[in-house]
Model confidence (mean pLDDT): 84 of 100.
Predicted 3D model of a 69-nucleotide RNA (c-di-GMP-I riboswitch aptamer) from a soil metagenome.
The RNAcentral record of the sequence draws on MGnify.
RNA sequence: AAAGGGCAAACCUCCCGUGAGGGAGGGACGCAAAACCACGGGACUCCUUGAGUCAGCCGGGUCACCGAA
Numbered sequence: 001a002a003a004g005g006g007c008a009a010a011c012c013u014c015c016c017g018u019g020a021g022g023g024a025g026g027g028a029c030g031c032a033a034a035a036c037c038a039c040g041g042g043a044c045u046c047c048u049u050g051a052g053u054c055a056g057c058c059g060g061g062u063c064a065c066c067g068a069a
Base pairs, nucleotide, nucleotide: 006031007030011026012025013024014023015022016021029056035062036061037060039059040058041057042054043053044052045051046050
C1' cells in the first nucleotide's frame, strides 16, 4: 500500500421467545476486527431479590484473511 474479497443498521416477510431479543431470507446505514467471549462498566426485559437480553455502547480477553509492483 493496489486489487479482490468480508460483515450488515433501519425497514419488510416468515419462524422462535411472556419480554428485552434471537434465527432465516430480502435490504444497505455503516464497519479494518461490525470475528468470538457477558469478565468490568453501561443499557434493556421479565413470571423481579433472581433469571435473562444486548459483542453494531465503552473497556478487557482470545483468535484472525489478502497483501501485487